RNA sequence: CACUCAUCGAGAACAGCCGAGGGAUCAGGCCCGUGGACGCUGUAGCAACCGUUGAGGACCCGCCUUUGUGCGGGCUUCAAGUCGAGGUGCUAACUCCUGCUGAUACAGACGAUGUAUCGGGAAGAUGAGCC
Numbered sequence: 001c002a003c004u005c006a007u008c009g010a011g012a013a014c015a016g017c018c019g020a021g022g023g024a025u026c027a028g029g030c031c032c033g034u035g036g037a038c039g040c041u042g043u044a045g046c047a048a049c050c051g052u053u054g055a056g057g058a059c060c061c062g063c064c065u066u067u068g069u070g071c072g073g074g075c076u077u078c079a080a081g082u083c084g085a086g087g088u089g090c091u092a093a094c095u096c097c098u099g100c101u102g103a104u105a106c107a108g109a110c111g112a113u114g115u116a117u118c119g120g121g122a123a124g125a126u127g128a129g130c131c
Stems, first nucleotide, its partner, number of pairs: 003129006013043005021032003026099004044091003049087002051083001052080006059074005064068001095123001100120008
């Protein structure tokens, strides 16, 4: 880099440095920003993906002077209302919203089309796995 799976309307900011753009990309919108954004550093916090702890399993693997209601490991399920040691992540706005597609409603004489709501997708982000 590619691929697989899960999640993405909740939550959580101060200080120092810097100095003009920033909100992933393209477009449209809407925001943030010299009253200092974005970014970097420090500290603090949020959350619970991995993990930790406890309990369960009719599944898998291994071990044995004991063949067992055995031991160890894996996998998996549940719980921890306040689990947070550790690894990540995150701390404006739903992933800021829309873009492709389906349904419904309204406008449009019909159609095209537009708006709104709901669903799916694409893209992206994060984690875990795999290579």

Model confidence (mean pLDDT): 78 of 100.
The RNA shown here (SAM riboswitch aptamer (S box leader)) has 131 nucleotides and comes from a Bacteroidota bacterium.
Of the family's consensus pairs, 97% are formed in the model.
The source organism's lineage runs through Bacteria, Pseudomonadati and Bacteroidota.
It was read from a public genome assembly, where an Rfam model found it.